Transfer RNA from an uncultured bacterium, 74 nucleotides, folded computationally.
RNA sequence: GGGCCCGUAGCUCAGUUGGUUAGAGCGCAACACUGAUAAUGUUGAGGUCAGUAGUUCGAUUCUACUCGGGCCCA
Numbered sequence: 001g002g003g004c005c006c007g008u009a010g011c012u013c014a015g016u017u018g019g020u021u022a023g024a025g026c027g028c029a030a031c032a033c034u035g036a037u038a039a040u041g042u043u044g045a046g047g048u049c050a051g052u053a054g055u056u057c058g059a060u061u062c063u064a065c066u067c068g069g070g071c072c073c074a
Stems, first nucleotide, its partner, number of pairs: 001073007010026004019057001028044005050066005
C1' cells in the first nucleotide's frame, strides 16, 4: 500500500426482506425474604446503536468517507 471482518447498556453478546416502542445474560441500585449475609424473587436505573455525510416517507440495518480493533497478501 491492497483486500476482508468487526464497533449495539459497565462487561460478554443477540437484533430474521429498512417500519413506528432496541433486547438478553452477568454486573449495579432499591425492596421482599433472613437474627445477619449469601442465594432467591420483584421492581428499577443504565444506550447520541463509533463518528460525519448521503439514499429513503422512514436507517442500528443500505452507500461513501473518517476513527478504532482484528486477520490475510505485499
Rfam family: tRNA. By type it is a transfer RNA. Its family is annotated with triplet codon-amino acid adaptor activity in the Gene Ontology.